[in-house]
């Protein structure tokens, strides 16, 4: 070279073209004599760039990273 796959808060992981969810952690507060556990509440996210729709985490094209295969 050339073919396939994934890319979503600090990690993990859902998401049929129509408000971006959970969980864990973070932090605030409640409880507790304190700590831990428990409970409420908060922050924080679609790898870049275009394209096609009224509307794009989704479709379609390049790109970039990481993976698997061929060569």
């Nucleotide at each position: 070279g050339c073919g396939g796959g994934u890319a979503u808060g600090g990690u993990g992981u859902a998401g049929c073209g129509g408000c971006a969810g959970c969980a864990c952690a973070c932090g605030a507060c409640c409880c507790u004599u304190c700590c831990a556990a428990g409970g409420u509440c908060u922050u924080a996210g679609c790898a870049u760039c275009g394209g096609u729709u009224c509307a794009a985490a989704u479709c379609c094209g390049a790109u970039u990273a990481c993976c698997c295969g061929c060569u």
Model confidence (mean pLDDT): 81 of 100. A computed fold for a 71-nucleotide RNA from an Anaerolineae bacterium, annotated as transfer RNA. It matches the Rfam family "tRNA". It is annotated as a transfer RNA. Rfam links the family to the GO term triplet codon-amino acid adaptor activity. The organism belongs to Anaerolineae, within Bacteria.